[in-house]
Molecule: c-di-GMP-I riboswitch aptamer
Organism: Geobacter sp.
RNA sequence: GCUUGAAAAGGGCAAACCGUCCGAAAGGGCGGGACGCAAAGCCGCUGGCCUAAGUCCCCGUACAAGGGAUAUGGCAGCAGGGAUGCCAGG
Numbered sequence: 001g002c003u004u005g006a007a008a009a010g011g012g013c014a015a016a017c018c019g020u021c022c023g024a025a026a027g028g029g030c031g032g033g034a035c036g037c038a039a040a041g042c043c044g045c046u047g048g049c050c051u052a053a054g055u056c057c058c059c060g061u062a063c064a065a066g067g068g069a070u071a072u073g074g075c076a077g078c079a080g081g082g083a084u085g086c087c088a089g090g
Base pairs, nucleotide, nucleotide: 002090003089004088005087012037013036017032018031019030020029021028022027035077042082043081045080046079047078048075049074050073054070055069056068057067058066
């Protein structure tokens, strides 16, 4: 440097759910909690998925209600990709 994660050591993270706060929502922060995880540490670059405040369109007497489209919002614990990292084996 490349490759692997069977065993081991020290450990690490923390799904659902609950509390609380932020947010229009999706979702996120913190605390509790552990389903799992060898990058479940980091980055929205590609695809995918979620949401639709605002904007546009339709409807409508309407700046009401309703319907549709849309990411500028998210998911890194959906896959790929990028830069990096602990221990051990080869």